[in-house]
RNA sequence: GCCCGCGUAGCGUAAUGGUUAACGCGUUUGACUUCGAAUCAAAAGAUUCUGGGUUCGAGUCCCAGCGUGGGCU
Numbered sequence: 001g002c003c004c005g006c007g008u009a010g011c012g013u014a015a016u017g018g019u020u021a022a023c024g025c026g027u028u029u030g031a032c033u034u035c036g037a038a039u040c041a042a043a044a045g046a047u048u049c050u051g052g053g054u055u056c057g058a059g060u061c062c063c064a065g066c067g068u069g070g071g072c073u
Base pairs, nucleotide, nucleotide: 001072002071003070004069005068006067007066010025011024012023013022018056027043028042029041030040031039049065050064051063052062053061
């Protein structure tokens, strides 16, 4: 330099172009306990990497960029 994949909550993942972006772990609070752990209940936490485009409607499709992983030279 060229090609391919990936980027969504603190971490790991889901979401057929269509309701309020879902789940697990973690965090916080409460219950339970002599105190903890475990368990149970609840809550908070995402401008879906950035900027454009297409569309009535984009996390999803298209373009450019950035980051990251891999391959080729």
Notes
Predicted 3D model of a 73-nucleotide RNA (transfer RNA) from Komagataella pastoris. The organism belongs to Komagataella, within Eukaryota. Its mean pLDDT, the model's own confidence on a scale to 100, is 82. The sequence is in RNAcentral, with records from ENA, Ensembl Fungi, GtRNAdb and Rfam. Its Rfam family is "tRNA". The family's RNA type in Rfam is transfer RNA.